[in-house]
RNA sequence: GCCACCUUAGCUCAGUUGGUAGAGCAUCUCAUUCGUAACGAGAAGGUCGCCAGUUCGAUCCUGGCAGGUGGCU
Numbered sequence: 001g002c003c004a005c006c007u008u009a010g011c012u013c014a015g016u017u018g019g020u021a022g023a024g025c026a027u028c029u030c031a032u033u034c035g036u037a038a039c040g041a042g043a044a045g046g047u048c049g050c051c052a053g054u055u056c057g058a059u060c061c062u063g064g065c066a067g068g069u070g071g072c073u
Base pairs, nucleotide, nucleotide: 001072002071003070004069005068006067007066010025011024012023013022019056027043028042029041030040049065050064051063052062053061
């Protein structure tokens, strides 16, 4: 330098051939216990990497940029 893939909650990851997003772990609260842990119930937590385009409507489609991984040279 070229090619491919990835970027979603604090972490690990789903997700929908376009109709405003979920799980597990972690955190907080409650319940349980003599108490702690575990188990149970609930809550909070995300402008879906950034900028544009298409569209009535974009996390999803298109283009560019940034970061990361792998391969080739």